RNA sequence: AGGGUCGCCCGGGUCACCGCGUUAUAGAGAUAUACCGAGGAAAGUCCGGACUCCAAUGAGCAAGACGGUGGGUAAUGCCCACCCGGAGAAAUCCGCGGGAAUAGUGCCACAGAAAAUAAACCGCCUCUUCGAGUAAUCGAAAUAGGUAAGGGUGAAACGGUGGUGUAAGAGACCACCAGUAUUCAUAGCAAUAUGAAUAGCUAGGUAAACCCCGUCUGGAGCAAGACCAUGCAGAUAGCGUUUGAACGGCUCAAGUGAGCUAUCGGGUAGGUUGCUUGAAUCUGUAAGUAAUUACAGAUCUAGAUGGAUGGUGAUCCUUCUUUCUCGCAAGAGAUGAGAAGACAGAAUCCGGCUUAUAGGGCGACUCUUCUU
Numbered sequence: 001a002g003g004g005u006c007g008c009c010c011g012g013g014u015c016a017c018c019g020c021g022u023u024a025u026a027g028a029g030a031u032a033u034a035c036c037g038a039g040g041a042a043a044g045u046c047c048g049g050a051c052u053c054c055a056a057u058g059a060g061c062a063a064g065a066c067g068g069u070g071g072g073u074a075a076u077g078c079c080c081a082c083c084c085g086g087a088g089a090a091a092u093c094c095g096c097g098g099g100a101a102u103a104g105u106g107c108c109a110c111a112g113a114a115a116a117u118a119a120a121c122c123g124c125c126u127c128u129u130c131g132a133g134u135a136a137u138c139g140a141a142a143u144a145g146g147u148a149a150g151g152g153u154g155a156a157a158c159g160g161u162g163g164u165g166u167a168a169g170a171g172a173c174c175a176c177c178a179g180u181a182u183u184c185a186u187a188g189c190a191a192u193a194u195g196a197a198u199a200g201c202u203a204g205g206u207a208a209a210c211c212c213c214g215u216c217u218g219g220a221g222c223a224a225g226a227c228c229a230u231g232c233a234g235a236u237a238g239c240g241u242u243u244g245a246a247c248g249g250c251u252c253a254a255g256u257g258a259g260c261u262a263u264c265g266g267g268u269a270g271g272u273u274g275c276u277u278g279a280a281u282c283u284g285u286a287a288g289u290a291a292u293u294a295c296a297g298a299u300c301u302a303g304a305u306g307g308a309u310g311g312u313g314a315u316c317c318u319u320c321u322u323u324c325u326c327g328c329a330a331g332a333g334a335u336g337a338g339a340a341g342a343c344a345g346a347a348u349c350c351g352g353c354u355u356a357u358a359g360g361g362c363g364a365c366u367c368u369u370c371u372u
Base pairs, nucleotide, nucleotide: 001368002367003366004365005364006363007362008361009360010359012316013315014314015313016312017311018310020037021036023034024033025032026031039343043354044353046352047351048350049349050348051221052220053219054218057253058252059251060250061249063217064216065215066214067213068082069081070080071079072078083097084095085094086093087092098212099211104210105209106206107205108204121151122150123147124146125145126144128141129140130139131138132137159177160176161175162174163173164172178202179201180199181198182197183196184195185194186193187192225273226272227271228270234264235263236262237261238260239259246256247255280299281298282297283296284295285294286293287292317341318340319339320338321337322336323334324333325332326331
């Protein structure tokens, strides 16, 4: 100097005038003054909760979610650290990460003989027949038998190399290696890693296929719910009232228990509250690899309801293009000029994840080149 990787921050500021909303104060009122007033994602509604109501208990089923180990959190499908596997030269990134003889059932197109207790296309060997040959042996044909070492197909074909052995071959046997299983030792909380010994045990892949195993999970949602005012009109049928309806998706037990269900018809749609002090934010100290936790101090930062938080002007800032001056160039300067400034709008609240984002800044790590 250049390339790459990871993390964090900003994403408009200031002034003036006019305008809007909550709260507080003053005022009979109009109004006046003061403070505050849309995000890093407010989006998606994908998860987890707080809170509210129903149920509130015990035993099961169904359904759903997660899936290496350990930690964090109110909790999670989230976050942190580590392990294993894969990609990369590295920094780093990715993972639907338990189970395939360990319960069982499926699938692997095409090609190929054959794709799961496999199988023989080309081959190799033995027996029989014919021909050549002194012989060893060579060539051809058909049948029967043996074989899977060589070749071919394919993503993948009964582990690899070298030997023994055989009619020819083959873990059939042996040495070494690889994998797998069991046992032991060391390190670690553990997942696991390393090493040793034994065993010829040696076709895969797929569970993001069905499934098995382990862990977890009640339902509905602020249009939840509570209160006030106004107004009305109940009727019919069925079931049930201790021989007990109904009460979470289902079953049984337990408990509460006088209403429950269906149809027709009438009234209301107003106001208050929930509603923003929080698992809150910031700073410091301590512990911890970290996520985070504890302690101390400081701060109060929208609460609308047809739905506020805006408009205009000036100026500053950032980026791009261009003009002039200095300069070899890099670059620096000017009350220079022009243009542009992303994604996007709270509605009970909080913690995450995912998605969108013009432009700009900061830090760390890794690699290459050059110079000292």